[in-house]
This is a predicted structure of a 346-nucleotide part of an RNA (small-subunit ribosomal RNA, central domain) from an uncultured bacterium. Its mean pLDDT, the model's own confidence on a scale to 100, is 89.
Context: one part of a larger RNA
RNA sequence: UUGGGCGUAAAGGGCAUGUAGGCGGAUUUGCAAGCUUGAUGUGAAAUCCCGCAGCUUAACUGCGGAACUGCAUUGGGAACUGCAAGACUAGAGUUACUGAGGGGAAACUAGAAUUCCAAGUGUAGGGGUGAAAUCUGUAGAUAUUUGGAAGAAUACCAAUGGCGAAGGCAAGUUUCUGGCAGAUAACUGACGCUGAGGUGCGAAGGUGCGGGGAGCAAACAGGAUUAGAUACCCUGGUAGUCCGCACAGUAAACGAUGUACACUAGGUGUUUGACCAUGAGGUUGAGUGCCAUAGCUAACGCAAUAAGUGUACCGCCUGGGAAGUAUGCCCGCAAGGGUGAAACUC
Numbered sequence: 001u002u003g004g005g006c007g008u009a010a011a012g013g014g015c016a017u018g019u020a021g022g023c024g025g026a027u028u029u030g031c032a033a034g035c036u037u038g039a040u041g042u043g044a045a046a047u048c049c050c051g052c053a054g055c056u057u058a059a060c061u062g063c064g065g066a067a068c069u070g071c072a073u074u075g076g077g078a079a080c081u082g083c084a085a086g087a088c089u090a091g092a093g094u095u096a097c098u099g100a101g102g103g104g105a106a107a108c109u110a111g112a113a114u115u116c117c118a119a120g121u122g123u124a125g126g127g128g129u130g131a132a133a134u135c136u137g138u139a140g141a142u143a144u145u146u147g148g149a150a151g152a153a154u155a156c157c158a159a160u161g162g163c164g165a166a167g168g169c170a171a172g173u174u175u176c177u178g179g180c181a182g183a184u185a186a187c188u189g190a191c192g193c194u195g196a197g198g199u200g201c202g203a204a205g206g207u208g209c210g211g212g213g214a215g216c217a218a219a220c221a222g223g224a225u226u227a228g229a230u231a232c233c234c235u236g237g238u239a240g241u242c243c244g245c246a247c248a249g250u251a252a253a254c255g256a257u258g259u260a261c262a263c264u265a266g267g268u269g270u271u272u273g274a275c276c277a278u279g280a281g282g283u284u285g286a287g288u289g290c291c292a293u294a295g296c297u298a299a300c301g302c303a304a305u306a307a308g309u310g311u312a313c314c315g316c317c318u319g320g321g322a323a324g325u326a327u328g329c330c331c332g333c334a335a336g337g338g339u340g341a342a343a344c345u346c
Base pairs, nucleotide, nucleotide: 003318004317005316006315007300008299012314014201015200016199017198021194022193023192025088027086028085029084030083031082033081034080035077036076037075038074039073040072041071042070049065050064051063052062053061054060091191092188093187094186095185096184097182098181099180103177104176105175106174107173108172109171110154114150115149116148117147118146119145120144121143125136126135162169163168206247207246208245209244210243211242215241216240220236221235222234223233258313259312260311261310262309263308266291267290268289269288270287271286272285273284274283275282276281295302296301319346320345321344328339329338330337331336
C1' cells in the first nucleotide's frame, strides 16, 4: 500500500531475446465501445442532510423537502481514446557504397622464458631468508655451451585506446561468421518502445567422462617464527589451472546508477567516419574521458555518457536482528541454486 522511493541510507533483475499485456508518429472519412448532453423508468420504507412540529428539553417520534452521486432503455454530439477503411514520411527497417575494431568459432605457425632429458667445459658449493633451516650437490650440482622434449602464457606496441548485450576479449596467418558507424540515393510505410512468464548466454571456483600436465598451486608434509602458530616466511607438493564433451548458474556479475525516446550554457583531450580548407585549422556524426553553467542532491557529488526536465513499460524497497535461515515446492550427479517466512528479541 490511491503515498514515498531505489549511485553511497532498504531497494535496478548478471545480461540479452522475446510471448501475453501496457503504451504508441502525422492525416482524411466513417462507426459510436469509452466520453459527453437530454428524456423516461427505476433507485422500497427506515437511515443520512435541510426545514417545521409533538412529548417541559434532549434523546426519541411525526410531517414536508432534498438526496439516494447508481443501473437500464432511448434520442443527440464527435474534440480526444478506441475500432474500420484509405493515403503520408519525421520513428523503425531494407538495399547499394565506404570504414574501424583484442567481437565470436576452427585450423595452422612463431619467438622469448620455464622445467626436464642427453652431451661438453668446470669445481665446491648452490638455493633460500629478517636471520636460518628443511632441500640440493664430489654418484659432479649451481654456472656456462650445444642439441632435444613438453606444456602453458603471449614482453615491447599499450593508452582514463578499441570491440562486445553482459560475462568478457590481446603473438601472427588463413577460413567461416555476428554486430557497429558514416555519407548519399532508392525502397517498405508505424512494421515502433517496454516486456510478467518463457528461452538463450553467463567470470572464478566446483562436478562427471576422456585427454594433458611445463610453471603455478587449495589440501597435505617438512623447516622456521612464536607462549602457542592447525597462519603470515621458506622447501616440497596433489586436486585444480589447460583441451574436448556434458552439468552447474552464482560474484563487490559494479557505473553499487533498468531499457527506450525527447529536450536543457559552455570549455578541453582522445578513438573512428564524413565535409570544407590545404599552414596551424574549421564544421558535422558516432564512441570514450576530464572540467564546469543552470538544475538536482541530506551531503558527497551528478551535470547532454544526468543523479537535470518530461514520457512509456518492467524489476525492486517499506526498522535492526533472527535470516537469505526453517518449511513446502521446483532445479541439480553432488556441492548447492531458485522461491522464501514466523515465533522471539531490540